Predicted 3D model of a 74-nucleotide RNA (transfer RNA) from an uncultured Gammaproteobacteria bacterium.

[in-house]
RNA sequence: UGUCCAGUAGCUCAAUGGCAGAGCACCGGCCUGAUAAGCCGGUGAUGUCAGUUCGAUUCUGACCUGGAUGACCA
Numbered sequence: 001u002g003u004c005c006a007g008u009a010g011c012u013c014a015a016u017g018g019c020a021g022a023g024c025a026c027c028g029g030c031c032u033g034a035u036a037a038g039c040c041g042g043u044g045a046u047g048u049c050a051g052u053u054c055g056a057u058u059c060u061g062a063c064c065u066g067g068a069u070g071a072c073c074a
Base pairs, nucleotide, nucleotide: 001070002069003068004067005066006065007064010024011023012022013021018054026042027041028040029039030038047063048062049061050060051059
């Protein structure tokens, strides 16, 4: 420097044009003599900027971050 992949909640992953979900964690309640477990409920997210579109996490471009791979020089 080129190519490819990834970036969504505190963490791990879905959703791939039409209300953004799950598990764990966290908070509250129930339960218990108490704790744990269990049950119920709740808080919380689409890397940045543009473009296309009635509508973008999804498609396009640039940039940022991380990873994989290759080439050149030494």
Rfam family: tRNA. The family's RNA type in Rfam is transfer RNA.
Model confidence (mean pLDDT): 81 of 100.